[in-house]
RNA sequence: GGGGCGUUAGCUCAGCCUGGCAGAGCAGUGGGCUUUUAACCCAUCGGUCGGGGGUUCGAAUCCCUCACGCCCCA
Numbered sequence: 001g002g003g004g005c006g007u008u009a010g011c012u013c014a015g016c017c018u019g020g021c022a023g024a025g026c027a028g029u030g031g032g033c034u035u036u037u038a039a040c041c042c043a044u045c046g047g048u049c050g051g052g053g054g055u056u057c058g059a060a061u062c063c064c065u066c067a068c069g070c071c072c073c074a
Base pairs, nucleotide, nucleotide: 001073002072003071004070005069006068007067010026011025012024013023020057028044029043030042031041032040050066051065052064053063054062
């Protein structure tokens, strides 16, 4: 230098192909249960969807560009 994959909640990841309410588990918080803790149950808390721009009535999703991480080629 060329190519591929990844970046979404505190953590691990779905959702992207096929544009239309941003989700799950774990963690946190409050409560129940229990002699207490753990486990279990109920509720709740959660997000500039990596940054910028474009397309569109509408973008996590499509297009361009940049950043970071990993891999391959040279």

Notes: Transfer RNA from an Actinomycetota bacterium, 74 nucleotides, folded computationally. Model confidence (mean pLDDT): 83 of 100. Rfam family: tRNA. Rfam's curators write: Transfer RNA (tRNA) molecules are approximately 80 nucleotides in length.